[in-house]
RNA sequence: GCAGAUGCCUUUGAUGUGGCCGUGCCGCAAAGGCAUGGAGGAAAGUCCGGACUGCGCAUGACAGGAUAGCGGCUAAUGACCGCCGGGGGCGACCCCAGGAUUAGAGCAACAGAGACGAGUCGAUUCAAUUCGGGUGAAACGGGCAAUCUCUAUCCGCAGCAACCCCAAGUAGGUUCCCACAAAGCGGGUCAUGACGCGGGAACGGGUAGGGGGCUUGACGUCCGUGGAGACACGGAACGCAGAUUAAUCACAUCACCAGACAGAAUCCGGCUUACAGGGCAUCUGCAAAC
RNA sequence: GGGGCUGUAGCUCAGCUGGUUAGAGUACUUGCAUGGCAUGCAAGGGGUCGUGAGUUCGAAUCUCAUCAGCUCCACCA
Numbered sequence: 001g002c003a004g005a006u007g008c009c010u011u012u013g014a015u016g017u018g019g020c021c022g023u024g025c026c027g028c029a030a031a032g033g034c035a036u037g038g039a040g041g042a043a044a045g046u047c048c049g050g051a052c053u054g055c056g057c058a059u060g061a062c063a064g065g066a067u068a069g070c071g072g073c074u075a076a077u078g079a080c081c082g083c084c085g086g087g088g089g090c091g092a093c094c095c096c097a098g099g100a101u102u103a104g105a106g107c108a109a110c111a112g113a114g115a116c117g118a119g120u121c122g123a124u125u126c127a128a129u130u131c132g133g134g135u136g137a138a139a140c141g142g143g144c145a146a147u148c149u150c151u152a153u154c155c156g157c158a159g160c161a162a163c164c165c166c167a168a169g170u171a172g173g174u175u176c177c178c179a180c181a182a183a184g185c186g187g188g189u190c191a192u193g194a195c196g197c198g199g200g201a202a203c204g205g206g207u208a209g210g211g212g213g214c215u216u217g218a219c220g221u222c223c224g225u226g227g228a229g230a231c232a233c234g235g236a237a238c239g240c241a242g243a244u245u246a247a248u249c250a251c252a253u254c255a256c257c258a259g260a261c262a263g264a265a266u267c268c269g270g271c272u273u274a275c276a277g278g279g280c281a282u283c284u285g286c287a288a289a290c
Numbered sequence: 291g292g293g294g295c296u297g298u299a300g301c302u303c304a305g306c307u308g309g310u311u312a313g314a315g316u317a318c319u320u321g322c323a324u325g326g327c328a329u330g331c332a333a334g335g336g337g338u339c340g341u342g343a344g345u346u347c348g349a350a351u352c353u354c355a356u357c358a359g360c361u362c363c364a365c366c367a
Base pairs, nucleotide, nucleotide: 001286002285003284004283005282006281007280008279009278010277012255013254014253015252016251017250018249020038021037022036023035024034025033026032040261044272045271047270048269049268050267051266052159053158054157055156057193058192059191060190061189062188064155065154066153067152068151069083070082071081072080084098085096086095087094088093099150100149104148105147106144107143117140121132122131123130163212164211165210166209173203174202175201176200177199178198184197185196186195205366206365207364219239220238221236222235223234224233225232226231256259291363292362293361294360295359296358297357300316301315302314303313309347318334319333320332321331322330340356341355342354343353344352
């Protein structure tokens, strides 16, 4: 120098003018003024795992679902970390749903004499025994559990349109089914025990308002210590969107060649996917020079 | 915001307890029949099974990821 591998960082910047949402202060109040905060690394897909909330509770069984080497980490996981084993690459490194087929069942097209049950076929031989060209993924011994199944472990179900409170409003309705005084129903089914209430479906009617949940948390950042690492512990007191037709914008100028993917909606931990450009660190192969 | 379902020929659908070459109707092309057209009859073409991986000897079918589309869910009594 060329070609790569891995782990990260950044996500146009600056100035000015005007606006939008939240909060605080001034103001009796309104209007207004001042100050201050205002999207992401994926906010996305909703694929896993939790928090939270309701479903009436507890126990047990069944059904159903998930996972699968060993150890660790965590609130928890199928995520993450380390090691073992298998596969790929010259290599750095990358990938793996990686338990069990002497509990049982099932499957194997075409080709081939014969395909899962042991035997048939050919050669050899009196017979037994022994051998097997060729076909095929596999030829008598097994293979496939991302076929059923078994084993072990875990999981109740639903989701912030959960759920709680207030207000307004009406035909507080009609039909059908079940049950009627101990039965029925009570968000998979069954049983037992306490609990509540008649229960369910369809049609029709009314309202489409407000508040809470709602954002300071298993949080991030920095520093220190321990650990191989995921991570844990301690300190600093540094940072912090909360909307509800739903704010986070528009314009002008300058800079670099260019500025992508994309927009919070209960909140976190992961995974996956999309993505213009720039930068950092560690390493590998080849070539050349010293 | 949350849940569920579906992608197979131009269109509508089968096939999905894995097996040889993925079918049907309709549409399209050609021929026959007709003076001509429609109908009818015969033959033919057309598919990377939405996309990409994995499991397997073998995948439209099983598994995972991804893309696109469809659909349901407010509260009160």